[in-house]
Molecule: Bacterial RNase P class A
Organism: uncultured Salinisphaerales bacterium
RNA sequence: GGAGCCGGCCGGACAGUCGCUGCGUCCUUGUGGCGUGGAGGAAAGUCCGGGCUUCACAGGGCAGGGUGCCAGGUAACGCCUGGGGGGCGCGAGCCCACGGAAAGUGCCACAGAAAAUAUACCGCCUAAGCACGUCAGUGCCGGCAAGGUUGAAAUGGUGCGGUAAGAGCGCACCGCACCUCUGGUAACAGAGGUGGCAGGGUAAACCCCACCUGAAGCAAGACCGAAUAGAGGAACAGUGCCCUUCGGGGCCGACAUGUGGCCCGCAUGGUUCCCGGGUAGGUCGCAUGAGGUUACCGGUGACGGUAAUCCCAGAUGAAUGGCUGUUCACGACAGAACCCGGCUUACAGGCCGGCUCCAACU
Numbered sequence: 001g002g003a004g005c006c007g008g009c010c011g012g013a014c015a016g017u018c019g020c021u022g023c024g025u026c027c028u029u030g031u032g033g034c035g036u037g038g039a040g041g042a043a044a045g046u047c048c049g050g051g052c053u054u055c056a057c058a059g060g061g062c063a064g065g066g067u068g069c070c071a072g073g074u075a076a077c078g079c080c081u082g083g084g085g086g087g088c089g090c091g092a093g094c095c096c097a098c099g100g101a102a103a104g105u106g107c108c109a110c111a112g113a114a115a116a117u118a119u120a121c122c123g124c125c126u127a128a129g130c131a132c133g134u135c136a137g138u139g140c141c142g143g144c145a146a147g148g149u150u151g152a153a154a155u156g157g158u159g160c161g162g163u164a165a166g167a168g169c170g171c172a173c174c175g176c177a178c179c180u181c182u183g184g185u186a187a188c189a190g191a192g193g194u195g196g197c198a199g200g201g202u203a204a205a206c207c208c209c210a211c212c213u214g215a216a217g218c219a220a221g222a223c224c225g226a227a228u229a230g231a232g233g234a235a236c237a238g239u240g241c242c243c244u245u246c247g248g249g250g251c252c253g254a255c256a257u258g259u260g261g262c263c264c265g266c267a268u269g270g271u272u273c274c275c276g277g278g279u280a281g282g283u284c285g286c287a288u289g290a291g292g293u294u295a296c297c298g299g300u301g302a303c304g305g306u307a308a309u310c311c312c313a314g315a316u317g318a319a320u321g322g323c324u325g326u327u328c329a330c331g332a333c334a335g336a337a338c339c340c341g342g343c344u345u346a347c348a349g350g351c352c353g354g355c356u357c358c359a360a361c362u
Stems, first nucleotide, its partner, number of pairs: 001358010012327007020038007040333001044344002047342005052217004059264004064213005069083005084098001085096004099208002104206002106202003121148002123144003129140004156174006175197001176195008221284004230275001232274005238252001240251004255269004291310008
């Protein structure tokens, strides 16, 4: 000097003027005065997890759904942190839909001899047996999958020996399976031993295994107020028992309803279903929170603890806008609607910190 990787921050500001709105307060109660506050890092996606509300006074099981290495963090998670394994990169770093193929089933097109109850196209041998031949050799029979072809993948790989030619047929190393020891909480890593050894891949195919899991949702729900039409249709509902002041009460049975589906259980009961009609409007829910900031302590870290300090939008056809001046980064992506923790996606321009590689000079 160049090229990269990772993390953090800003993403307009100031002044004047008119306008909108939450809260507080004052009064002459009026679209009044004063004070104070007023969109995001993603508010987006609606992909996850919860808080909260209702079903409901609860439960158990099955199916269904979700996650999938280990250990932690968290209210919780499919998130985050650290570690292990695999892959990519010279590297800083980045990615992983990362349990099981020896429980079973399915699939692996085309090509190729053959993709599983495996196979012989090109080929290699002719040892042994038979036939021909003086011999060399040839034919039959027989042996092989080591060489070549095809493919993403060819039935463990490389080398040596052995054989007629070959083959884990034998041996060495690697691979695989099992066992033991060491280190580690663990995933796993290392070392040693035994065994010639189940042909591979695929579970983001069905499946098996482990763990988790009620549903619906602020248009949830509560209150005030207002209005209306049910003279409609259908189903089930005791041959029971006990008490009785004879009004009724209780028990059992049947039936129905209630919970995402099914079963059991529980609760309620004169209930349920179909059709038809009505519900202007207002208040609450509605922002003090698993809250923010700062400092210290603990921890590799996510994060946790202690102390101090702050209140930081609550609209409801939808509030923060218009104009002028200065400055400047010349303004990108883009607007809360119950709230919070994440993930994913979009982003003009600018600033800060750390790390890696290359070149040149000293």